[in-house]
A computed fold for a 512-nucleotide part of an RNA from Alkalibacter saccharofermentans, annotated as small-subunit ribosomal RNA, 5' domain. The organism belongs to Alkalibacter, within Bacteria. The coordinates come from a structure-prediction model, not an experiment, and the mean pLDDT is 84. The RNAcentral record of the full RNA draws on ENA, RefSeq and SILVA. Rfam family: Bacterial small subunit ribosomal RNA.
Context: one part of a larger RNA
RNA sequence: GGACGAACGCUGGCGGUAUGCCUAACACAUGCAAGUCGAACGUGAUCUUCAGAGUAGUUUACUACACUGAAGUGAAAGUGGCGGACGGGUGAGUAACGCGUGGGUAACCUGGCCUAUGGAAGGGGAUAGCCUCGGGAAACCGGGAUUAAUACCGUAUGUAGUUGAGAUGUCGCAUGACAUAUCAAUGAAAGAUUUAUCGCCAUAGGAUGGACCCGCGUCCCAUUAGCUAGUUGGUGAGAUAACAGCUCACCAAGGCGACGAUGGGUAGCCGGCCUGAGAGGGCGGACGGCCACACUGGGACUGAGACACGGCCCAGACUCCUACGGGAGGCAGCAGUGGGGAAUAUUGCGCAAUGGGGGCAACCCUGACGCAGCAACGCCGCGUGAAUGAUGAAGGUCUUCGGAUCGUAAAGUUCUGUCAAAGGGGAAGAAAAAAUGACGGUACCCUUAGAGGAAGCCCCGGCUAACUACGUGCCAGCAGCCGCGGUAAUACGUAGGGGGCAAGCGUUGUCC
Numbered sequence: 001g002g003a004c005g006a007a008c009g010c011u012g013g014c015g016g017u018a019u020g021c022c023u024a025a026c027a028c029a030u031g032c033a034a035g036u037c038g039a040a041c042g043u044g045a046u047c048u049u050c051a052g053a054g055u056a057g058u059u060u061a062c063u064a065c066a067c068u069g070a071a072g073u074g075a076a077a078g079u080g081g082c083g084g085a086c087g088g089g090u091g092a093g094u095a096a097c098g099c100g101u102g103g104g105u106a107a108c109c110u111g112g113c114c115u116a117u118g119g120a121a122g123g124g125g126a127u128a129g130c131c132u133c134g135g136g137a138a139a140c141c142g143g144g145a146u147u148a149a150u151a152c153c154g155u156a157u158g159u160a161g162u163u164g165a166g167a168u169g170u171c172g173c174a175u176g177a178c179a180u181a182u183c184a185a186u187g188a189a190a191g192a193u194u195u196a197u198c199g200c201c202a203u204a205g206g207a208u209g210g211a212c213c214c215g216c217g218u219c220c221c222a223u224u225a226g227c228u229a230g231u232u233g234g235u236g237a238g239a240u241a242a243c244a245g246c247u248c249a250c251c252a253a254g255g256c257g258a259c260g261a262u263g264g265g266u267a268g269c270c271g272g273c274c275u276g277a278g279a280g281g282g283c284g285g286a287c288g289g290c291c292a293c294a295c296u297g298g299g300a301c302u303g304a305g306a307c308a309c310g311g312c313c314c315a316g317a318c319u320c321c322u323a324c325g326g327g328a329g330g331c332a333g334c335a336g337u338g339g340g341g342a343a344u345a346u347u348g349c350g351c352a353a354u355g356g357g358g359g360c361a362a363c364c365c366u367g368a369c370g371c372a373g374c375a376a377c378g379c380c381g382c383g384u385g386a387a388u389g390a391u392g393a394a395g396g397u398c399u400u401c402g403g404a405u406c407g408u409a410a411a412g413u414u415c416u417g418u419c420a421a422a423g424g425g426g427a428a429g430a431a432a433a434a435a436u437g438a439c440g441g442u443a444c445c446c447u448u449a450g451a452g453g454a455a456g457c458c459c460c461g462g463c464u465a466a467c468u469a470c471g472u473g474c475c476a477g478c479a480g481c482c483g484c485g486g487u488a489a490u491a492c493g494u495a496g497g498g499g500g501c502a503a504g505c506g507u508u509g510u511c512c
Stems, first nucleotide, its partner, number of pairs: 001512004006508005013382005019375002021340001026338003030335003035082003040079002047072006054065004089293003098218008108210002113206007121155001123153002131144005161186005167180005191198002219265003226256003231253008268290004272283004295316005318329004346372001348371003354368001355366004385415004395406004419453001421448005429439001456501005461482003467496005477484002
């Protein structure tokens, strides 16, 4: 000098755009953050219309009330499907194939999507809901009866596939791979409906996403020198989507290490960011990619995908409810609270846009997201007026008392109208004809009056741009280094003047 997710002191007009718990991965009141589909299914509260008979008012007509039947509407709950594995948060753990980079899989999986081929025959038994009985303070649970499906289960068909058998051909980096035909075994389906579609099953291929393996790279300590029994390898088996001590049985005795094993400390990694001429050094907040975690520890279930933030089970700590028998919970989602701290925001608006889930769709959901609010926290831009004006006014300060300086500065005169204020108009963002905008009556435009409402902070001994007076008297104080202050201090304090930067200026911290 530059930089910052900064903080502190003094000061503070506006706009744009970014950013905003770095500390306690501390504990959390409250609300919201993941639902959706009636075009899978059974029920069906409510409401509307019509009809019927009844009661009351009433001369008929008509009105009101409850009941029954039909049609429509369709809340809530339930079965079922898809989604809850994405999106959002955090960086505790991790020195590791975690990440980066380059490869491999002849050792693998992939819902939805796309392409293609073929298929969907015929049956069955349940169960939630509803009803009823019972237990419980509650959470909830049990018995009985009954019912549906794109829920569940046999049977049929049987291409492809899979497994086994043997055959032929082609190829490869080893194990081997691929193709063709034969035989045997195994081996699927679901309907809905507005009749136009949406679905269902099998297989092949694609795309996407993932899994595993390998080369190289990836902080400090040797005041850590030896470490290791599933340890290293083999055979066999099991498990897995798949290879493999991944697991197990048996056998062998290996494996790693000064090219730093093992141990300890620290740390998420990268694209990048800061600095620097570069080499390098430091950092990894925002944004993007990967990983890990979800009160702490462990476990599996479901599923194409999880060992699953707002799912389940067990254990633990903590908090809450309780009728004391037993239950409930998990903000490192968005706001917000307490606490910690030098320090970090609103319990806001909207699904209008972009994107996501469900749905044929209409649409619903979406604290993702789009916006608004707060903060000079950063960057950028603008303003706080312009021109003229000498009696060099008054006043302040200094003075050799002559004057000098603040100083064209002010006043005065002539103007301008940015920002702000008021009034009027008023978007784009909306796509595909119409409709649809939270932001927002916002941005922007026009008009009006009027210099009016808008400047501070640090410094002035040298480094280092900027000097005098008074006060103080090694005191009070200053200070980044050198150093100032003990009676004329340009170094302390105040004033005048000056220098620097400017809605900021200084200080502190950290990095180069």